[in-house]
Context: one part of a larger RNA
RNA sequence: GCCAGCGAGUUACGUUAAACGGCAAGGUUAAGGGACACCGUUCCGGAGCCGAAGCGAAAGCGAGUGUGAAUAGCGCAUAUAGUCGUUUGGCGUAGACACGAAGCCGAGUGAUCUAUCCAUGGCCAGGUUGAAGCAAGGGUAACACCUUGUGGAGGACCGAACCAGUAGAUGUUGAAAAAUCUUUGGAUGAGCUGUGGAUAGGGGUGAAAGGCCAAUCAAACUCGGUAAUAUCUUGUUCUCUUCGAAAUAACUUUAGGGUUAGCCUCGAAAUUAAUGGUUUGGGGGUAGAGCACUAAAUCCCCAAGGGGGCCUACCGGCCUACCAACGGGAAUUAAACUCCGAAUACCAGAUCAGAGUUCGGGAGAUAGACAGCGGGGGAUAAGCUUCGUUGUCAAAAGGGGAACAGCCCAGAUCGCCGAUUAAGGCCCCAAAUUCUAUGCUAAGUGGGUAAGGAAGUGGAGUUUCAAAAACAGUUGGGAUGUUGGCUUAGAGGCAGCCAUCAUUUAAAGAGUGCGUAACAGCUCACCAAUCGAGAGACUCUGCGCCGAUAAUUGACGGGACUAAGUAUAGAGCCGAAAUCGCGGGUGCUAGGGAUAACCUAGCGCGGUAGGAGAGCGUAGUAUGUCCACUGAAGGUGUACCGUAAGGAGCGCUGGAGGGCAUACUAGUGAUGAUGCAUGGC
Numbered sequence: 001g002c003c004a005g006c007g008a009g010u011u012a013c014g015u016u017a018a019a020c021g022g023c024a025a026g027g028u029u030a031a032g033g034g035a036c037a038c039c040g041u042u043c044c045g046g047a048g049c050c051g052a053a054g055c056g057a058a059a060g061c062g063a064g065u066g067u068g069a070a071u072a073g074c075g076c077a078u079a080u081a082g083u084c085g086u087u088u089g090g091c092g093u094a095g096a097c098a099c100g101a102a103g104c105c106g107a108g109u110g111a112u113c114u115a116u117c118c119a120u121g122g123c124c125a126g127g128u129u130g131a132a133g134c135a136a137g138g139g140u141a142a143c144a145c146c147u148u149g150u151g152g153a154g155g156a157c158c159g160a161a162c163c164a165g166u167a168g169a170u171g172u173u174g175a176a177a178a179a180u181c182u183u184u185g186g187a188u189g190a191g192c193u194g195u196g197g198a199u200a201g202g203g204g205u206g207a208a209a210g211g212c213c214a215a216u217c218a219a220a221c222u223c224g225g226u227a228a229u230a231u232c233u234u235g236u237u238c239u240c241u242u243c244g245a246a247a248u249a250a251c252u253u254u255a256g257g258g259u260u261a262g263c264c265u266c267g268a269a270a271u272u273a274a275u276g277g278u279u280u281g282g283g284g285g286u287a288g289a290g291c292a293c294u295a296a297a298u299c300c301c302c303a304a305g306g307g308g309g310c311c312u313a314c315c316g317g318c319c320u321a322c323c324a325a326c327g328g329g330a331a332u333u334a335a336a337c338u339c340c341g342a343a344u345a346c347c348a349g350a351u352c353a354g355a356g357u358u359c360g361g362g363a364g365a366u367a368g369a370c371a372g373c374g375g376g377g378g379a380u381a382a383g384c385u386u387c388g389u390u391g392u393c394a395a396a397a398g399g400g401g402a403a404c405a406g407c408c409c410a411g412a413u414c415g416c417c418g419a420u421u422a423a424g425g426c427c428c429c430a431a432a433u434u435c436u437a438u439g440c441u442a443a444g445u446g447g448g449u450a451a452g453g454a455a456g457u458g459g460a461g462u463u464u465c466a467a468a469a470a471c472a473g474u475u476g477g478g479a480u481g482u483u484g485g486c487u488u489a490g491a492g493g494c495a496g497c498c499a500u501c502a503u504u505u506a507a508a509g510a511g512u513g514c515g516u517a518a519c520a521g522c523u524c525a526c527c528a529a530u531c532g533a534g535a536g537a538c539u540c541u542g543c544g545c546c547g548a549u550a551a552u553u554g555a556c557g558g559g560a561c562u563a564a565g566u567a568u569a570g571a572g573c574c575g576a577a578a579u580c581g582c583g584g585g586u587g588c589u590a591g592g593g594a595u596a597a598c599c600u601a602g603c604g605c606g607g608u609a610g611g612a613g614a615g616c617g618u619a620g621u622a623u624g625u626c627c628a629c630u631g632a633a634g635g636u637g638u639a640c641c642g643u644a645a646g647g648a649g650c651g652c653u654g655g656a657g658g659g660c661a662u663a664c665u666a667g668u669g670a671u672g673a674u675g676c677a678u679g680g681c
Base pairs, nucleotide, nucleotide: 001681002680003679004678005676006675011094012093013092014091015090016089017088018087019086020085021084022083023082026050027049028048032044033043034042035041036040054061055060064076065075066074067073097235098234100232104225105224106223107222108221109220115199116198117197118196119195120194121193122192123191124189126158127157128156129154133150134149135148136147137146138145162186163185164184167182168181169180170179201217203213204212205211238615239614240613241612242611243610248261249260250259251258252257263364264362265361266360267359268358269357275353276352277351278350279349280348281347282346288340289338290337294334295333296332298330299329300328301327305323306322307320308319309318310317311316368393369392370391371390372389373388374387375386376385377384398409399408400407413584414583415582416581418580419579420578424574425573426572427559428558429557433571435570436569437568438567439566440565446561452546453545456543457542458541459540460539461538462537463536464535465534473530474529475528476527477526479503480502481501484498485497486496509524513522514521585605586604587603588602589601590600591599592598616669618666619665620664621663622662623661624660625659626658627657634653635652636651637650638649640647641646
């Protein structure tokens, strides 16, 4: 790990509701007793309990009563149905569906490990250093002191045993539940060690690490209280039918839990409403818009007032490239502005269609997710967060979207080798058009992106020039006063400042750009000739281009495509569990009917949590009835039957019990609990 076996809503009492049954203004016995008796059945037993009357704190009164001065008002009552039993659903008290803590308390057992202490023993190779003291010599007035020797001190030094454990490696299902190897610390001491003994669990012991107290320590171990408790996790065993949620509100030492309401389900009652469509009538101050108010904000005009300057002894006057109320003109902004103002929504009436309301039994749920629209927060970030609203998922399969809970289409009762469609598609993969008409695109754009950029190209338009010859090209001219004046070293069209005239002209700027130190030189504007038909500028718009840098070819699903891209219009086809057709099942309602049958009609039949209903199977009991050595149960094989759980028949095996019908009872159904110190492989 697999297989087999075992494995989880039970029982007692109380209470509440429903179904069924008995009796009924009553219902019922409990303990106990009698009779018959194997369990048990039956007859007594009325104590007690519930009900038939309530109100009040009570005395008490009573269809009333309490309050009250009250005969008022108000509160609670007053219309007769209960009670006993059985079963089922829930709840309460109990272990209360099962398994699972860490823990708490009690009584004991432990110091053969280890901590500290006590008693009594043992152990420490070898080497080094050389304290005090002492001796001799020197030295001193005497000490002191010096030298040499002797001496052998020390939590002294080096280093085995011994004790320890610094660093690294190995080991990590180890050789080992702490070691090995290399290296390292102490090694006469607060040393190490043998034996015996002492201290015990909120206690000991601790050179103190919450360390150690038998591989266990922020309170040991064993047994008991004990099935502790677990708002937590996991698991919870056969089938079918029918309905079908919630992830919200309020409160909560509440936030992953609850209680009540909302939402689901089942039953009952009275009845007519809920809801939807259409229509009529309402109030509103949102979207939008606007500036009339409140604020904000720009420009212009006007202009009180203020600032600055000047004059002035004072009064005052003048000036002002400063600010500026009010007023006027123009153009604006606002969730907390409104002179205005929708669509929706909401409320009410009418009408049509119809299933809600109340009471009672049972729930589940109170972590929601994404998408569209309207907002807040954030950065008009997030597969972000928080509201409102609608949808889907959740609890929804099918078709489309390459794949893809939440997007688009569409809601699967079952069968059919029938038909029509939806979204989406129709060259091949791959069902259906290489369909029709007219354009566009040349970028593989299509098949990812912005600001910005560009004689890409199509369409629409405005405007200027043009056979009195435009635009482009070519040829020629492009002059004179004059080197304009100023400035400047210079300034001659062309550093800069000012002016920008005039003349000759077909035309030619006191000069468009290069250029020079300054001139020069080239060129342009402008004019003529040549040429001969359109040319220039701008606006709006369709489709394209650049901008465009990431790790697989990786930004069409692929092949491929110049349409098989794109726009407009059209025809056809394909395409789902949708719709239709044919047949079957089943629920509800209605009608018929021989009344749970059967027939007909209509409307239904996706489904998690969950409610309700109907069944299958296992074990046992009772009654009845059958089978079986001419072969029971069990095992095994099998092509049969039933909508399912399931049920037969037959063969082989097996070798003694078993089935069916009805009723009752339950240790009644296992792929799951990291299930089980059950067995097998």
A computed fold for a 681-nucleotide part of an RNA from a Parachlamydiales bacterium, annotated as large-subunit ribosomal RNA, domain II.
The RNAcentral record of the full RNA draws on ENA.
NCBI's taxonomy places the organism under Bacteria, Pseudomonadati, Chlamydiota, Chlamydiia, Parachlamydiales.